Model confidence (mean pLDDT): 90 of 100. Predicted 3D model of an 87-nucleotide RNA (c-di-GMP-I riboswitch aptamer) from a Peptococcaceae bacterium.
[in-house]
RNA sequence: AACCGAUAAAGGCAAAUCCGUCGAAAGGCGGAGACGCAAAGCUACGGGCCUAAGACCCUGCGGGGUUAUGGUCGCCGGGUUGCCGAA
Numbered sequence: 001a002a003c004c005g006a007u008a009a010a011g012g013c014a015a016a017u018c019c020g021u022c023g024a025a026a027g028g029c030g031g032a033g034a035c036g037c038a039a040a041g042c043u044a045c046g047g048g049c050c051u052a053a054g055a056c057c058c059u060g061c062g063g064g065g066u067u068a069u070g071g072u073c074g075c076c077g078g079g080u081u082g083c084c085g086a087a
Stems, first nucleotide, its partner, number of pairs: 004085002012037002017032006035074001041080003045077003048072003054067005
């Protein structure tokens, strides 16, 4: 230094749920809260998944279908930065 990851030490993040708030929704943000996490730091670059406002198509006018330009990095992979140090 690289791989690796303890019943180590220090510190960190925070699922569900509830409240507030933004949003058409998915979801985001703040507070409470801890299921978990060694990158559960950052990045939508590839795949997956969620949503469908707008657009387009259909319609028996009630509505239905397709679509990401919207999301998710706590779904996986890639890129990038980083704490600690037993075996």